[in-house]
The part of an RNA shown here (small-subunit ribosomal RNA, 5' domain) has 504 nucleotides and comes from an uncultured bacterium. The RNAcentral record of the full RNA draws on ENA.
Context: one part of a larger RNA
RNA sequence: GGACGAACGCUGGCGGCACGCUUAACACAUGCAAGUCGAACGGAGAACAUUGAGCUUGCUUAAUGUUCUUAGUGGCGGACGGGUGAGUAACACGUGAGUAACCUGCCUCUAAGAGUGGGAUAGCUUCUGGAAACGGAUGGUAAUACCGCAUAACAUCAUGGAUUCGCAUGUUUCUAUGAUCAAAGAUUUAUCGCUUAGAGAUGGACUCGCGUCUGAUUAGCUAGUUGGUAAGGUAACGGCUUACCAAGGCGACGAUCAGUAGCCGGACUGAGAGGUUGAUCGGCCACAUUGGGACUGAGACACGGCCCAGACUCCUACGGGAGGCAGCAGUGGGGAAUAUUGCACAAUGGGGGAAACCCUGAUGCAGCGACGCCGCGUGAGCGAAGAAGUAUUUCGGUAUGUAAAGCUCUAUCAGCAGGGAAGAUAAUGACGGUACCUGACUAAGAAGCCCCGGCUAACUACGUGCCAGCAGCCGCGGUAAUACGUAGGGGGCAAGCGUUAUCC
Numbered sequence: 001g002g003a004c005g006a007a008c009g010c011u012g013g014c015g016g017c018a019c020g021c022u023u024a025a026c027a028c029a030u031g032c033a034a035g036u037c038g039a040a041c042g043g044a045g046a047a048c049a050u051u052g053a054g055c056u057u058g059c060u061u062a063a064u065g066u067u068c069u070u071a072g073u074g075g076c077g078g079a080c081g082g083g084u085g086a087g088u089a090a091c092a093c094g095u096g097a098g099u100a101a102c103c104u105g106c107c108u109c110u111a112a113g114a115g116u117g118g119g120a121u122a123g124c125u126u127c128u129g130g131a132a133a134c135g136g137a138u139g140g141u142a143a144u145a146c147c148g149c150a151u152a153a154c155a156u157c158a159u160g161g162a163u164u165c166g167c168a169u170g171u172u173u174c175u176a177u178g179a180u181c182a183a184a185g186a187u188u189u190a191u192c193g194c195u196u197a198g199a200g201a202u203g204g205a206c207u208c209g210c211g212u213c214u215g216a217u218u219a220g221c222u223a224g225u226u227g228g229u230a231a232g233g234u235a236a237c238g239g240c241u242u243a244c245c246a247a248g249g250c251g252a253c254g255a256u257c258a259g260u261a262g263c264c265g266g267a268c269u270g271a272g273a274g275g276u277u278g279a280u281c282g283g284c285c286a287c288a289u290u291g292g293g294a295c296u297g298a299g300a301c302a303c304g305g306c307c308c309a310g311a312c313u314c315c316u317a318c319g320g321g322a323g324g325c326a327g328c329a330g331u332g333g334g335g336a337a338u339a340u341u342g343c344a345c346a347a348u349g350g351g352g353g354a355a356a357c358c359c360u361g362a363u364g365c366a367g368c369g370a371c372g373c374c375g376c377g378u379g380a381g382c383g384a385a386g387a388a389g390u391a392u393u394u395c396g397g398u399a400u401g402u403a404a405a406g407c408u409c410u411a412u413c414a415g416c417a418g419g420g421a422a423g424a425u426a427a428u429g430a431c432g433g434u435a436c437c438u439g440a441c442u443a444a445g446a447a448g449c450c451c452c453g454g455c456u457a458a459c460u461a462c463g464u465g466c467c468a469g470c471a472g473c474c475g476c477g478g479u480a481a482u483a484c485g486u487a488g489g490g491g492g493c494a495a496g497c498g499u500u501a502u503c504c
Stems, first nucleotide, its partner, number of pairs: 001504003006500005013376005019369002021334001026332003030329003035076003040073002043070013083287003093211007102204002107200007115149004124139001126137004155180008165170001185192002213259003220250003225247008262284004266277004289310005312323004340366001342365003348362001349360004379409004389400004413445001416439004423431001448493005453474003459488005469476002
């Protein structure tokens, strides 16, 4: 000198764009943040219409139809999006390869198919337990819920023959025989679904080369450990697991241990080499009160799912229950320190739905904060009686100083009035009467902070008297202090200026 997610002191006019718990991965009141589909299903409720019955002549009731609402069964989605960086020195990440060892819902394309049956169960009714959370029993019921049988292969498995390719274990293609396995309808004529197989796309999984902090005042570490055989398990290879066998494997090219740490694209600095760093934005990983576990599913060992254990908080009729903000706001606490319990789904995207549409604290916006960067303003021209005041003085003057006053202008910003968008493609705009445009109006409403001994741009007076104090270094202060305090003047930067912490 530059930088900063900064803080503190003094000061503070406007706008644009960004950014805003770095500390306690501390505890959380309250509200919201993941639902949706009635065109899968049987009900229930409401409204209306038609027909019938009863009659009290405008009511009750039954059936049918239409529309609306929806607790429950069922489907898809709650594995995305959002948060945090505790753990992790590791194939976690980066980069480059490999999988002849793998999976992939929704989507796209291709080929083929959907025949025939069955038994339940929730809701509901009745009874009943419990303070509650939540149950238990009985009766009967539906489905795109569940289960048989049929059909079927280019699918899977077994056996055999021929064949392509590969470094190898192996593998591609063709073919023969046998065995095994599928389906679901809905609404109204057009679709959306369902099943099997093949291919693609997307997303993931695994393996390997190289790179990735400090300490040797950590030198030895290791028993599923290293390898083999067999079996199990997995989407898949593999000590991944188990049994048996062998005795290996790693390490001074730093194993093991200890400490620290999410990694990267990037960011800061520097002429560069390098050093430091990993906020915001983007990619990957890990975590969701602590620890463990699986279930469901194409996908989780699942932030707003389940079970168990621990700590904590709450309810209780003491028998037992409920909870998890490292989602968005917000509260307490910690701290030098970090925002609103806002508006809207109008846009972009996501989930569901045939659609209308619903949901979306993702997102778009607004609010607060000079926290940062950038832009603009606080007036312009003329104006010497060099006014007054103030400071100083050798008392003549000198400085402030064209500065002010005064005269003539202008209107950026702010304020007032009128008009008024784009963002949306027919409709639909939270932002917002916002941006922007026009008009009238008044110099009015808008300047501070630090410094002035040298480094380092900028000097005098008074007060103080090694006191009070200053200070980044050298050093000032003990009676004329350009170094302390105040004033006048000056210098620098400017809506900021200084200080402190940290990095180069």
Model confidence (mean pLDDT): 85 of 100.